[in-house]
RNA sequence: GAUUUAUAAAGAAGCGUGGAGAGACAGGCUCUGUGAAGCGCUAGCAACCAUCCGGCUAAGCUGGAUAAAGGUGCUAAAUCCUGACUCUCGUCAAGGUGGCGAGAGAAAUAUAAACC
Repeated sequence: GAUUUAUAAAGAAGCGUGGAGAGACAGGCUCUGUGAAGCGCUAGCAACCAUCCGGCUAAGCUGGAUAAAGGUGCUAAAUCCUGACUCUCGUCAAGGUGGCGAGAGAAAUAUAAACC
C1' cells in the first nucleotide's frame, strides 16, 4: 500500500519543548500568540486484539461481565457540518422533469482485526 469484515451522535488532558498553523480532501464553519502542528513525559478513555459466563445444533454468530499488565487506537466541536450517486417523503413550479428541505442507503475518511 491492496483486499475483506467490524465500528465511528458515548467516553477521556495536563506539563515541557516548539513557534504558526490545525481540523484527511473541497466548500462552510471552527480552533489557535490566553500558544497551532510536530516531538517528549505523565495521566486518562475505550474495549478491536485478551479472559470469563451464557444463548443459538455445528462452522460460526450473538448477549453479558472483567482487567487496564501487554499490542494498537483515541482524549475540541456527530467522522465538526455538507459533499459522486441511488431511493423515500414533504414542498414549490411544471406535460416529460427540475428546484428546495428532511430521512435512509451508498461513497469517502479514520481506526481495529485478518490476509496478501
The RNA shown here (SAM riboswitch aptamer (S box leader)) has 116 nucleotides and comes from Fulvivirgaceae bacterium JP3-4. It was read from a public genome assembly, where an Rfam model found it. The coordinates come from a structure-prediction model, not an experiment, and the mean pLDDT is 78.